[in-house]
Context: one part of a larger RNA
RNA sequence: GCCGGCGACUUAUAGAUGAUGGCUUGGUUAAAAUUUUAAGAAUUGGAGCCAAAGUGAAAACGAGUUUGAAUAAAGCGUUAUGUCAUUGUUUAUAGACCCGAACCCGGGUGAUCUAAUCAUGACCAGGAUGAAGCUUGAGUAAAGUUAAGUGGAGGUCCGAACCCACCAAUGUUGAAAAAUUGGGGGAUGAGUUGUGAUUAGCAGAGAAAUUCCAGUCGAACUCGGAGCUAGCUGGAUCUCUUCGAAAUGCGUUUAGGCGCAGCAAUUAACUAUGGACUGUUCAGGGGUAAAGCACUGUUUCGAUGCGGGCUAUGAAAGUAGUACUAAGUUGUAGCAAACUCAGAAUACUGAACAUGAUUAAACAGUUAGUUAGUGAGACAGUGGGGGAUAAGCUUCAUUGUCAAGAGGGAAACAGCCCAGAUCACCAUUUAAGGCCCCUAAAUGAUUACUAAGUGGUAAAGGAUGUAAUAGUACCUAGACAACCAGGACAUUAGCCUAGAAGCAGCGAUUGUUUAAAAAGUGCGUAAUAGCUUACUGGUCAAGUGCUUUUGCGCCGAAAAUGUAUGGGACUAAGUAAUCUGCCGAAAGUGUGAGUAAUACGGUAGAAGAGCGUUCUACUAUUGUUUGAAGUAAUAGCGUGAGCAGUUAUGGACUAAGUAGAAGUGAGAAUGUCGGC
Numbered sequence: 001g002c003c004g005g006c007g008a009c010u011u012a013u014a015g016a017u018g019a020u021g022g023c024u025u026g027g028u029u030a031a032a033a034u035u036u037u038a039a040g041a042a043u044u045g046g047a048g049c050c051a052a053a054g055u056g057a058a059a060a061c062g063a064g065u066u067u068g069a070a071u072a073a074a075g076c077g078u079u080a081u082g083u084c085a086u087u088g089u090u091u092a093u094a095g096a097c098c099c100g101a102a103c104c105c106g107g108g109u110g111a112u113c114u115a116a117u118c119a120u121g122a123c124c125a126g127g128a129u130g131a132a133g134c135u136u137g138a139g140u141a142a143a144g145u146u147a148a149g150u151g152g153a154g155g156u157c158c159g160a161a162c163c164c165a166c167c168a169a170u171g172u173u174g175a176a177a178a179a180u181u182g183g184g185g186g187a188u189g190a191g192u193u194g195u196g197a198u199u200a201g202c203a204g205a206g207a208a209a210u211u212c213c214a215g216u217c218g219a220a221c222u223c224g225g226a227g228c229u230a231g232c233u234g235g236a237u238c239u240c241u242u243c244g245a246a247a248u249g250c251g252u253u254u255a256g257g258c259g260c261a262g263c264a265a266u267u268a269a270c271u272a273u274g275g276a277c278u279g280u281u282c283a284g285g286g287g288u289a290a291a292g293c294a295c296u297g298u299u300u301c302g303a304u305g306c307g308g309g310c311u312a313u314g315a316a317a318g319u320a321g322u323a324c325u326a327a328g329u330u331g332u333a334g335c336a337a338a339c340u341c342a343g344a345a346u347a348c349u350g351a352a353c354a355u356g357a358u359u360a361a362a363c364a365g366u367u368a369g370u371u372a373g374u375g376a377g378a379c380a381g382u383g384g385g386g387g388a389u390a391a392g393c394u395u396c397a398u399u400g401u402c403a404a405g406a407g408g409g410a411a412a413c414a415g416c417c418c419a420g421a422u423c424a425c426c427a428u429u430u431a432a433g434g435c436c437c438c439u440a441a442a443u444g445a446u447u448a449c450u451a452a453g454u455g456g457u458a459a460a461g462g463a464u465g466u467a468a469u470a471g472u473a474c475c476u477a478g479a480c481a482a483c484c485a486g487g488a489c490a491u492u493a494g495c496c497u498a499g500a501a502g503c504a505g506c507g508a509u510u511g512u513u514u515a516a517a518a519a520g521u522g523c524g525u526a527a528u529a530g531c532u533u534a535c536u537g538g539u540c541a542a543g544u545g546c547u548u549u550u551g552c553g554c555c556g557a558a559a560a561u562g563u564a565u566g567g568g569a570c571u572a573a574g575u576a577a578u579c580u581g582c583c584g585a586a587a588g589u590g591u592g593a594g595u596a597a598u599a600c601g602g603u604a605g606a607a608g609a610g611c612g613u614u615c616u617a618c619u620a621u622u623g624u625u626u627g628a629a630g631u632a633a634u635a636g637c638g639u640g641a642g643c644a645g646u647u648a649u650g651g652a653c654u655a656a657g658u659a660g661a662a663g664u665g666a667g668a669a670u671g672u673c674g675g676c
Stems, first nucleotide, its partner, number of pairs: 001676006011094013026050003032044005054061002064076004097235002100232001104225006115199009124189001126158003129154001133150006162186003166183005201217001204212002210219001238610006248261005262374002264371008278354007291340002296336003301331004307325002309322005377402010407418003422593004427589003433583003436568003442580001444579006455570001461555002465552004470547005482539005488512003494506002518533001522531002594600001611665001613662006623653001630649005636643002
């Protein structure tokens, strides 16, 4: 891992409530007793309990009573059938649906491991170093001193046994639940070791590490309290039918739990000359959006200028002035979630009318009883807050979908678009979305645009892309572009300057000749010179310049395995607009079926109807060696759980019906036991 067996809402007592039954001349017995066919049943037993009257703390009064001075007012009553049994659901108490802690407490068992200690034994190759002391010599008055020898000390040195465990590799389902190999440390000592003993868990031991106390140690192991408790995780077994949520508010030592409310189911009553839904009309209140500045604040530029500063004058009072400041008033222009003179659309409340549906008290609402689940929500559109007008972000409001919703579309894609699946059909019409091929249906029609593979991914900004739009200027008295020619003189104007001659700079910018020509548009020179432009004539011959508003394109445009509209491919099979067909879903329609029905998706959950298993009663039954149960195969029946038939195997039990009682249904629990 697979297969097979086992495996989870039980039982008792009490309360609540529903159903059924008995009695209702109210109901009922409990303990106990008697009888018996002894499982049990029958008969006694009215003690007690519930109901029949309540109110008050009570005395008490009583359809009333209490408070009260009250005849006021108010509270609780008076108006509806109870009681006993069986049974369903639910609550409480018990292990209380099942499995699961870490812990806590009590009694015992452990020092054959290990820590320390005690008693008694054992062990440490070899080599090195050479303390004290002593001897002899030298030396001294004698010592100290000194030399040689002797001697053999030491938590001394090197290094086996022995003990340890610093490093590395191997090993890591190992040879081994800590080892092996090669190095390493101690090795006469606080040494190592045998045997026997002592210390025990609220403890012992500890050269001290929360270290050891039998592979167990921040408190050993074992049995018991004990089925501890678990607001936590996991698991919880047959079928069909109807309805069908919530992820919100308030409170909570509360936030992943509870309580009350909300939302669901079910039963009954009422709403009923009705209600609900949709539309129209009418009547309402509002202070949001937008807007506005009348208030509260804020704010632009003016006018006027209280008051103040400064200046002048004066002895002072004052007077005069002011490129300063500036209240108030006024004109002008703005802003506001916590501003509003005014003020929508929606939404909400009420009424009337109408449409559709319905004649069944079905649906809907309200009230009452019973039973829940939910109280982690997700995304999308809209209106806001937080954030960075970031987030598949967060937090509210509102609507939708998912959750609990299948089907079609979006290539794939809970939350987007279409549409809500009772069942059957090789019938038909459509929705969203599509119709060149993959791929069902148009290589459809008309008019334009795009040339970028734009389509098929993005901004500021940029550009004689292209198509249109509106305007304006010039133009056959010849425009725009190109080419040919001219482009002069007073004059090198004046000033400035070394110079300044159209062209460093300053101010000014006249006149003449002309078809036209600036006191000069740009290069250029030291300054001149030179080139060029404006301006003019000619050649040519038809449109040209500038601006506005749009459509579709272009650049801007860089990411990591390999292109990437889903792919092929496409110049339409792209884009804009119009038109006609067709395809396309579990939607609509048609035919048939269940059904009271035109209803019938469904998680949590509520309600209803059934199937099967074991045992019991009727049962002295049915079937059965002419073959039971079981097992294997199999073309039947039923909406399903399931029920039959046949064949084979098997070799002795057993079906149906009506009731009753439960150890009553497995695929999941790191389930449990067995097999492989």